[in-house]
RNAcentral holds the sequence, with entries from Rfam. The RNA shown here (c-di-GMP-I riboswitch aptamer) has 87 nucleotides and comes from Acaryochloris marina S15. NCBI's taxonomy places the organism under Bacteria, Cyanobacteriota, Acaryochloridaceae, Acaryochloris, Acaryochloris marina. Rfam family: c-di-GMP-I riboswitch aptamer. About the family: GEMM was predicted in a large-scale screen for bacterial structured RNA regulatory elements. Of the family's consensus pairs, 90% are formed in the model.
Formats: sequence, C1' cells, structure tokens
RNA sequence: UCCUCGAAACGGCAACUUGUCUCGAAAGAGCAAGACGCAAAUUAGCGAGUCUACCCCUUUACAGGCAUGAUGGUCGUUAAUACCGAA
Repeated sequence: UCCUCGAAACGGCAACUUGUCUCGAAAGAGCAAGACGCAAAUUAGCGAGUCUACCCCUUUACAGGCAUGAUGGUCGUUAAUACCGAA
C1' cells in the first nucleotide's frame, strides 16, 4: 500500500411518526423536527419483485386491464467511487 474484516473514535445516512409546508391524478417524492436502524442505507445502468392508474383499452354500467409513473431502507447483477484502522 492492497485484499479481507469491522473493535474504537470523528463524521455520514435516516425507517416509523408529526406538519394549516411544496410537487404529483395516485403511488410516492421533497423540506423541517426526530431517531428504528445502516459499514456502502454511496452513485449510475440492466433484470426481477412490489405499489399506483392521469391518459389509453375493454365494458350498458359496476368494474377490469395497462407504466410511459414510483420504489435501492425488496432481491440479483454490472460499472464507478469513498471515511477510520484495533484484531
């Protein structure tokens, strides 16, 4: 120094919840508070799963279908990158 690994410390992220806040048709996202957890709970692509259904399609209607919408704190995979250094 690198790989593996994850003790300690600094620092980082932030589930659930709350909001007379913002965006959205919704799912959901952002912002503020807060802290269940996280050692890649960093970034991007692809595949799968899951959620939603404005539009569109079917239907007399009820309703059903549909991702081009969302989800990485659901899984797999590829690429790139990162703090600390006990065993």